Record summary: The RNA shown here (c-di-GMP-I riboswitch aptamer) has 100 nucleotides and comes from Wenzhouxiangella sp. XN24. Taxonomically the source falls in Wenzhouxiangella (Bacteria, Pseudomonadota, Gammaproteobacteria, Wenzhouxiangellaceae).
[in-house]
Parts: sequence; structure tokens; C1' cells
RNA sequence: GCUUGUAAAAGGCAAAGGCGUCGAGAGGCGCCGGCGCAAAGCCACCGGUCUGAGGUUUCCGGUCCUGGUGGGCCGGACUGGCGACAGCGGAGCUGCCGAG
Repeated sequence: GCUUGUAAAAGGCAAAGGCGUCGAGAGGCGCCGGCGCAAAGCCACCGGUCUGAGGUUUCCGGUCCUGGUGGGCCGGACUGGCGACAGCGGAGCUGCCGAG
């Protein structure tokens, strides 16, 4: 330097859940907790999963108000990023110890 993870050793991270907090939400952060993890370190580039603020009544349905034009509300459909997830997979970068 390359490939590799396998007993160990030194360690590291921290699932579910609980409490608090931020957020519309997915989810994030802190503390407790420990399911597990050889990258469960970093990274949103590719795929995937989750969320849906906002928009379209010149899309559809229901309902209410109105003399009428029309307007409000709810649901669906379409669209939708200032989104989220790195413990879903891939790519990239970095790291401890060991084996060949």
C1' cells in the first nucleotide's frame, strides 16, 4: 500500500420507550434508556421510504348562505419543498485494532 473481519484488546455509537423542547408534519435536539451496529463515522450525489405547508374552484363531489351573480366549508384529484430519513440500499470521503 492492497484485500479482508475473525477470536480478542482499547474503545465508540445508541433501537424501542419515557421526560422536556423545536416544527404544520415527517422528523430534529437534550437527558434517561439499550434493541442492536465493523463504519449504526461524515455526506442528501443516485434510487427508495415518509411527510405535505402552499397552490389549482378555468378539476370533480357533498353541504351551507344568497332574489341572482357569486361566496364559504369539507372530501377527493392534480400539483407541490423553506422538507425529512445516513439504523433502507448504492456511490464518495475518513477512522481503531487485527488477519492475509
The prediction has a mean pLDDT of 77.